[in-house]
RNA sequence: GUUUGAUCCUGGCUCAGGACGAACGCUGGCGGCGUGCCUAACACAUGCAAGUCGAGCGGGGUAGCCGGAAGGUGUAGCGAUACAGCGGAGGGGUACCUAGCGGCGAACGGGUGAGUAACGCGUGGGCAAUCUGCCCCCGGGGGCGGGAUAACAGACCGAAAGGCCUGCUAAUACCGCAUGAAGCCGUCCUAUCGCAUGAUAAGACGGUAAAAGGGGAAACCCGCCUGGGGAGGAGUCCGCCCCCCAUUAGCUAGUUGGUGAGAUAAAAGCUCACCAAGGCUUCGAUGGGUAGCCGAACUGAGAGGUUGAUCGGCCACACUGGGACUGAGACACGGCCCAGACACCUACGGGUGGCAGCAGUAGGGAAUAUUGGACAAUGGGCGCAAGCCUGAUCCAGCCAUGCCGCGUGGGGGAUGAAGGCCUUCGGGUCGUAAACCCCUUUUCUAAGGGAAGAACAACCAAAGGAGGAAAUGCCUUUGGCCUGACGGUACCUUAGGAAUAAGCAACGGCUAACUCCGUGCCAGCAGCCGCGGUAAUACGGAGGUUGCAAGCGUUGUUCGGAAUAACUGGGCGUAAAGGGAGUGUAGGCGGUUCAGUCAGUCUGAAGUGAAAGCCCGGGGCUCAACCUCGGAAUUGCUUUGGAAACUGCUGGACUUGAGUACGUGAGAGGAAAGUGGAAUUCCUGGUGUAGCGGUGAAAUGCGUAGAUAUCAGGAGGAACACCGGUGGCGAAAGCGGCUUUCUGGCACGUUACUGACGCUGAGGCUCGAAAGCGUGGGGAGCAAACAGGAUUAGAUACCCUGGUAGUCCACGCCGUAAACGUUGUGCACUAGGUGUGGGAGGUAUCGACCCCUUCCGUGCCGCAGUUAACGCAUUAAGUGCACCGCCUGGGGAGUACGCUCGCAAGAGUGAAACUCAAAGGAAUUGACGGGGGCCCGCACAAGCGGUGGAGCAUGUGGUUUAAUUCGAGGCAACGCGAAGAACCUUACCUGGACUUGACAUCCCGCGCCCGCUUUAGAAAUAAAGUUUUCCCUUCGGGGACGCGGUGACAGGUGUUGCAUGGCUGUCGUCAGCUCGUGUCGUGAGAUGUUGGGUUAAGUCCCGCAACGAGCGCAACCCCUAUUCUUAGUUACUAACAGUUCGGUGGGCACUCUAAGGAGACUGCCGGUGAUAAACCGGAGGAAGGUGGGGACGACGUCAAGUCAUCAUGGCCCUUACGUCUGGGGCUACACACGUGCUACAAUGGCCGGUACAGUGAGUUGCAAGACCGCAAGGUGGAGCUAAUCUCAAAAAGCCGGUCUCAGUUCGGAUUGGAGUCUGCAACUCGACUCCAUGAAGUCGGAAUCGCUAGUAAUCGCGUAUCAGCAACGACGCGGUGAAUACGUUCCCGGGCCUUGUACACACCGCCCGUCACAUGACCCGAGUCGGGUGCACCCGAAGUCGCUGACUGAACCUGCAAAGGACAGAGGCGCCGAAGGUGUGCUUGGUAAGGGGGAUGAAGUCGUAACAAGG
Repeated sequence: GUUUGAUCCUGGCUCAGGACGAACGCUGGCGGCGUGCCUAACACAUGCAAGUCGAGCGGGGUAGCCGGAAGGUGUAGCGAUACAGCGGAGGGGUACCUAGCGGCGAACGGGUGAGUAACGCGUGGGCAAUCUGCCCCCGGGGGCGGGAUAACAGACCGAAAGGCCUGCUAAUACCGCAUGAAGCCGUCCUAUCGCAUGAUAAGACGGUAAAAGGGGAAACCCGCCUGGGGAGGAGUCCGCCCCCCAUUAGCUAGUUGGUGAGAUAAAAGCUCACCAAGGCUUCGAUGGGUAGCCGAACUGAGAGGUUGAUCGGCCACACUGGGACUGAGACACGGCCCAGACACCUACGGGUGGCAGCAGUAGGGAAUAUUGGACAAUGGGCGCAAGCCUGAUCCAGCCAUGCCGCGUGGGGGAUGAAGGCCUUCGGGUCGUAAACCCCUUUUCUAAGGGAAGAACAACCAAAGGAGGAAAUGCCUUUGGCCUGACGGUACCUUAGGAAUAAGCAACGGCUAACUCCGUGCCAGCAGCCGCGGUAAUACGGAGGUUGCAAGCGUUGUUCGGAAUAACUGGGCGUAAAGGGAGUGUAGGCGGUUCAGUCAGUCUGAAGUGAAAGCCCGGGGCUCAACCUCGGAAUUGCUUUGGAAACUGCUGGACUUGAGUACGUGAGAGGAAAGUGGAAUUCCUGGUGUAGCGGUGAAAUGCGUAGAUAUCAGGAGGAACACCGGUGGCGAAAGCGGCUUUCUGGCACGUUACUGACGCUGAGGCUCGAAAGCGUGGGGAGCAAACAGGAUUAGAUACCCUGGUAGUCCACGCCGUAAACGUUGUGCACUAGGUGUGGGAGGUAUCGACCCCUUCCGUGCCGCAGUUAACGCAUUAAGUGCACCGCCUGGGGAGUACGCUCGCAAGAGUGAAACUCAAAGGAAUUGACGGGGGCCCGCACAAGCGGUGGAGCAUGUGGUUUAAUUCGAGGCAACGCGAAGAACCUUACCUGGACUUGACAUCCCGCGCCCGCUUUAGAAAUAAAGUUUUCCCUUCGGGGACGCGGUGACAGGUGUUGCAUGGCUGUCGUCAGCUCGUGUCGUGAGAUGUUGGGUUAAGUCCCGCAACGAGCGCAACCCCUAUUCUUAGUUACUAACAGUUCGGUGGGCACUCUAAGGAGACUGCCGGUGAUAAACCGGAGGAAGGUGGGGACGACGUCAAGUCAUCAUGGCCCUUACGUCUGGGGCUACACACGUGCUACAAUGGCCGGUACAGUGAGUUGCAAGACCGCAAGGUGGAGCUAAUCUCAAAAAGCCGGUCUCAGUUCGGAUUGGAGUCUGCAACUCGACUCCAUGAAGUCGGAAUCGCUAGUAAUCGCGUAUCAGCAACGACGCGGUGAAUACGUUCCCGGGCCUUGUACACACCGCCCGUCACAUGACCCGAGUCGGGUGCACCCGAAGUCGCUGACUGAACCUGCAAAGGACAGAGGCGCCGAAGGUGUGCUUGGUAAGGGGGAUGAAGUCGUAACAAGG
C1' cells in the first nucleotide's frame, strides 16, 4: 500500500533498508586493497608440487695431479744391454656428479567437506589409566668381537613392467658377549600425603635390559647409548551444550553388570570364557531425513533469526570398500597388500594408474582465473656448513566480483544563438548549457631521475666473555664484504595539450521525478494495488525531470520491517482458537509459625574464555579502503570465600484452606418393582343413514358387505394434561402421574475432631442427546424409506391419503452434536438496586402475615473497569494467582496416506501439491424485502367517457430500395425534433460540373459592377454580342464592388452527448436536502431532522444536548371571481332631443376597456384539544380556511436526451466526407405496434327556419356589398395598418318536418369521371368541389387509459407554420354541462420511523450445485523398474592373531667336524573378515491401463439451494 460506499478491528499478501564467494542485461577511464567451481567427493592428457646428507658406507663417472708398468721408436752396440724421448696401464690422492646401502624427513606443509546428529565440535575439568622423534636443562656411559648384504660382475627369463641364479664387498646397516644404575618387573617393609583404587620417597631380596662412529693437524665439533626433568605435541575419560519428523513408541544378546584372562602407550565388553538378567526410553530411546563443528559473518534497538566462502582452531576424507606393515608418530593424498568399478599399454602371456596439491583439459552448470616468475623475503625438510629442495609462500597475469580513492576539467560568457521538445502562439524549456575568451594539468603521452622492502647466514677484521691447564675452538658485540622475483615498480621532475575518459535505471500511488506523439483490452506493462476497449503522466518512442554513478538495473538467497510463533512481546463470547463432561496418575503450583541447612538466589576473588574479527584510543601507506600497536569487551564455564531475606530441603508447632462427626431441610438426582386415570387406535355388540375425511381448492382414501356420528363392553401399547414457574435437581448428557425399596450429591445451623491431608491435571479410566448397529421381545400413536393423490414448466419437495424400519423394553456396541453461556477448572479482591428458590436468626404477632439481618442457589437492571465494537459487569468478558486445552490468512480439507478404535456406519489423529489477495468480526450510511407501523396521491375502490375489434390519418418497427437522410427507445421514444418534405427545404441516392472554392480575412493585377440578347445544354455553366461608366481626394492615390492570380486558409448536418458548455426530460410541486457551533462516538457517523400532536407541507405547537441558520414549502408575481376611484374612443347607451329607423346629437350613469386601490387574516363566536398548534361547526361576506388557475422545480438521480438549433476540445476529409446543378428519394408495403379522427346510429341522420360567444389574425394582407358558377371558386373592389373595416357562418341548442331499426335516408372508405385554386411545375406526390360508386363496421378478447367541478363528456371558433397543403396534429378560445368517492384490505408510485441483509453497478442485486469443454497439480491403482536397509544362510581375498611347522635359514650354544639345540621363517590349519551370492522382510522413489475427487478458466447447459419471513 492492499478487504469496505465509508469506518474500526482481526488478518494475510506486498514494498521501502542492509548484506552477498553471486549470476544476467546495458555500459565501462585509472589506481590501491581483498575475493574468485557454491554445480559432477565427475573423469583426467602434460609439466611441476619431498627431498636431503659424500662430514655414515662401498662403488661408478668426469676433470686434472702424483706416479709411472707393458709396449714400441730412435741412437750406440755383433749382441746382451745402455741412453733419450714417446706412451700411458694398475696404484695413490684432489675436486665435482651420482644409482645403491645407511640416516633423517616423507604423519608437516597444501587440498576437499563425501561421510558424520557423534565425546565429532564448543566449553570446563580428569588421567592416581597414558605415550612423545627432533629441541632445551641436569646426570651417567661409549669395552671386546662376529657374520652378512645391495651396489657391482657374469649368466638366464620377459614385448614391457620386472624377475631369478651364481660370485665379490662396506658402514653411524645387522648380531653376540662383558660392564652395569637412580630405570623396569615381582615380593617385603617404613615414612609422608591423598577423593577410593592409591601416589611419592627411602630401604632389602630376586630377575631383566646398551652402544657407532664421522670431520679435523690438533684443540674441538657433530653424532651414539642410558636415566631424570622441561617445553611442545598426541591419546583417552567425564559434566554441560549442538537441526527437523511422534503420520518413527518402544529399543537392546556383547546387549547391562560381575569374575577371570587377553589386547593396548593407556582405563574400559575393547576382546574372550563363565555367571547374573539386566540396560535405554514421553526430560523423546529406537528409526527416518538433513548437516562437517567452532572462533566468527550478515541482520536486528535488543532479545533473537540466518549462515559457516576467504582468515584462524578442531574433525573427517584422499577412485570405492577392506587390511595391516614401517615408524616417536599413520592404518598413511603424491607408501604397501587384497577386492571392485573405470581408464591406459600390450607381442594377448601380462602389466600400469589414482590432481578433493599448483597450473591446465573435457564434462556439468546461470557461473568462477595463468599449463606465469622467484626462492629476494617469511616459513618448512635435510645438512657442521656452503647449500639443495619447497605450485607452502612472496609476486605478477585474468575478471568492475567486492570495498576504498581519483578523474572525465575550472572561471567568465545572453543575440538567452542554432537545433530539439512543448505551446494558451504571447512564449516557455534544454540553458551558462554550447559557441567564444581566459586558466589549470590530477589522469594521459614522451623523456629523465629513482627508493623502502636486506636483515641474516657464511667469510674477513677487531674487541669482549664463559669454561678450561691453555688455545686458533665456542659464545657475544662492532665493522667490512655479499644477496631483489616483483621491477626501472612506487615516488619525483620536465615537456605537450582540454587534450584520452558517462552511463544506467526510474518518473500512476506506495516513491524523488511530466509533457507530447504512436497504439486502441491490440501490442504490451506489472513488486502489491492495478494500467491498455481513441484524448494512457502506468504500453512503445521522444523531449524534459529525478536518483545513483564507473557503474546502474534485474534475478536469486538471507535478516529486517513481522508484536506475523509474542522470553523481552500475542491471543481464544461473536474475527482462527476452551477439550462434550467428570475422575484421577506423572508433572506444575501450594496456608500460618519456629529452628536448621545453603541446592537455587545474591555478592567478592582466582583461573579460563587462543589469535584474528567487532568497539575505543594511538600509529603507518598523500587520504581512505587496508595494515599495525595498546586497551576494552568476550554477557560463558570452573574453582573458592561469604550472605541467609525469598524458593527448595529437614525437623517441630498451628488452624483460617480441606475434611470428618452431630442436628435440620429442599429437590422431575439415579436404579428397580408395583400401580392409576384421561386420550388415540383396534375388536365385539346396540342405535342410525349416506356420506365421511381432507385442502388454498381438490383428489387419492374410507363408506349401502352400513362408514363418519353415538352408546356399552373389551384388548393393547406409549406418553403422563392441570399443578408448571427465566421454579428445582444433576459433572455434563439429562430428569416430570402415583407408591414402595435401595442409593449419590447439596444447602443451612452448631459445637467438637484431624492438622495442609490442597488446586490443576499430559497420558489413562468412566459417563456421554439423537440417529445408527447386533441378539431377543414389543408395537397403540407417530413416522425416514416407499406407494398413491394434488401443486407445478418440471416437483424424485413443501400439502393430502396411506405406510415399513425406527421410536418402547432387556443386554451389548457406537462416542458423535449449534454436546452453546459458542465463555476450561479452582481461589481471592472490586458500588449498588430489584425479583425468585432453599435454610437460619432478629423483631413483632393469634399466626414467620408483613418487616429487618445473614448464608447458599438462580434471573434482570446498572457504576467503576474492560472491549474492535456489540456487549460483560460479585454467576465478569473487571483486577490478580495456579494449572490444563487450543489458535497462527482463505480455499484445497477435517480431505489423502499411515496408524489406533469399531460388526458396520464411521470415529480419533491429520498433511501436501496447487490456487487466491483476500477470507473474516463489529458497527455506520444507504438501497432493498413476497418484514412491521404511520401517512399521502384519480393509486385502488365508487362513477363517467374511452383505447384494444372496423375504415382512414399520422408516427414507429420491420421489410424493400440506388436512396427510402438523421436523431428519439419502458414510465420519461413512437400526431416526438417537424409551428407545414411536389422543386426549394434536404442532410440521402443517381447523373453532370467546380477546385482559394457557395461564404470570411489578407496580398498582387485589371476593371466600375450589375444587367440584357443570341447559341449549346436538363440545369449548373460556357461562348459570342450589347448597354453602361460609382464615391472621396491633398490628384500621388484611397474606398466599396466585380473579374483574374498566388498562398495562408475557407468549408464539412463527417465522428465522439461516454471529452464538453448551454438547454431539456424524469423522479416531483414529492417534502424533503444540508450547514455552523456545541455534544456523543476510537471512527465511519450520530444528534439537530427522532418523539407527542397537527398540517397540503421539515406547516406550526410542545418536549428534548442541543442552539441557530441556509436551499426547498408557504408568501411576495400574473390571470380570474366582488367592489371603489380615475379615464370615456372605435366600446356602451338608461334618461333627453331629433330621425329617412340604418343611425345621429347628447351622456359617462350601466356594460366594457385599463391603470391604481379595497377585500380574506382562522380576524370574530361556540365546541374539541395540553390552557398550545390546530381541527370541527357557525356568523358576516362576492369569495372561508393555500377561494380557482398559472408562473415558479431544493440537494441530487438516470455517464437520461441533444456535437443535426447553437457553441466547443480531440480525431477525420481537402480536385472531396467541400461546393453548384437536373432528376429521384424522405410519400415504398406481406406485416406489427403507438397516438388520433370518423363511425357503427333514433339522446340519431337528413331538410327548412331561428338564437346566443370568446380568443385571435389581417397591407406581399383580410376583403364587405354586388354579379357569374350546383359547388370549389371567379369577376370586381368599398372599407381597414384595425375595441372603427374584414375574416365571421359560431356549432351543439331551440322550432317544425321526414326517416322507423335495416348494413338502413346509419357509415363514409375505395374507385371512375368532371373540375377549381396555389405554384416555374401537382406523374411519382397537394388541397378542395361536383356527379357517380358505396367497403369494413351492428359498441369491440386478454388487457388497458383519462377524469373529483365549471372538471369529465359534448359542441363549434381562432391562431402559428404556410405560395398551397396532406391539420383528423399542436396551441388557445368560449358554449352546453354531469355522475361518484363507503373507504385504505389489495395493485402502482411516494414520504417518515423501525427491523433483517452475505446487496453498495445497491433485488434488473448477490449467489449454489450437477453436466459439457480446456489446462495444470494430487490420490488410488493390476503391475513393473530402481535406491536404502534389517534378518538368516552360502562363499570367503588381503591381513593381524593363534596352532602347527617333517621344509628353509650366516650370526648364539654344544661340537674338531658332521650334526644337534635355540631362534626365525616358508608352508599348512583355524578364528575373524571386505566385496560377492541366495532367500525373506521393511522402507523410499520413478513409471502405468484404468478409477477418483479437487483447483482454475470466456458471455456454455439445467435448475434456484443460501442472503429479506429469500417466498
Small-subunit ribosomal RNA from an uncultured prokaryote, 1511 nucleotides, folded computationally.
Rfam family: Bacterial small subunit ribosomal RNA.
RNAcentral holds the sequence, with entries from ENA.